[in-house]
C1' cells in the first nucleotide's frame, strides 16, 4: 500500500521552547480558529483503553470488570456543519482518521 474488523455527539493543555501565516483531511458552500502568535515541530502534562501485560469474577479458552509501567492514538468545536440514499434522524451509505489481524 490493499483488505477484513472495530471505533468515530464521551474524554484530555489558557503548560514551556521553537517557528511565522495561514489553519480545521480532500472540493463546494457555511461557519470557526489565527501577528493576544494559530497550524506545525520538540518538551512536559493529560485523557482513552484498539494492542500487549496483570489483578478479580466465572468452571473457563470466551465473556464481564478493573489497573495503566509497555506499543499506538488522542488532547477547539459532532470526523466544525451540510453536500448521495431514505422511511427524516443520535438514521443508513460513501470518503477520511486510527487501532488490530492478514497480505
Nucleotide at each position: 500500500a490493499a483488505u477484513u474488523u472495530a471505533u468515530a455527539a464521551a474524554g484530555a493543555a489558557c503548560g514551556a521552547g521553537g517557528c511565522g501565516a495561514g489553519a480545521g483531511a480532500a472540493u463546494a458552500g457555511g461557519c470557526u480558529c489565527u501577528g493576544a502568535g494559530a497550524c506545525c515541530c520538540u518538551c512536559u502534562g493529560g485523557c482513552a483503553a484498539c494492542c500487549a501485560c496483570c489483578a478479580g469474577c466465572c468452571a473457563a479458552a470466551a465473556g464481564c470488570c478493573g489497573a495503566a509501567a509497555g506499543g499506538u492514538g488522542c488532547c477547539a468545536a459532532a470526523a466544525c456543519c451540510u453536500a448521495c440514499c431514505c422511511a427524516u434522524g443520535u438514521g443508513g451509505a460513501a470518503c477520511u482518521a486510527u487501532a488490530a489481524a492478514u497480505u

Model confidence (mean pLDDT): 84 of 100. The RNA shown here (SAM riboswitch aptamer (S box leader)) has 103 nucleotides and comes from Pararhodonellum marinum. The sequence was found by an Rfam model in a public genome assembly. The organism belongs to Pararhodonellum, within Bacteria. Rfam family: SAM riboswitch aptamer (S box leader). Rfam's curators write: The SAM riboswitch is found upstream of a number of genes which code for proteins involved in methionine or cysteine biosynthesis in Gram-positive bacteria. Its family is annotated with regulation of gene expression in the Gene Ontology.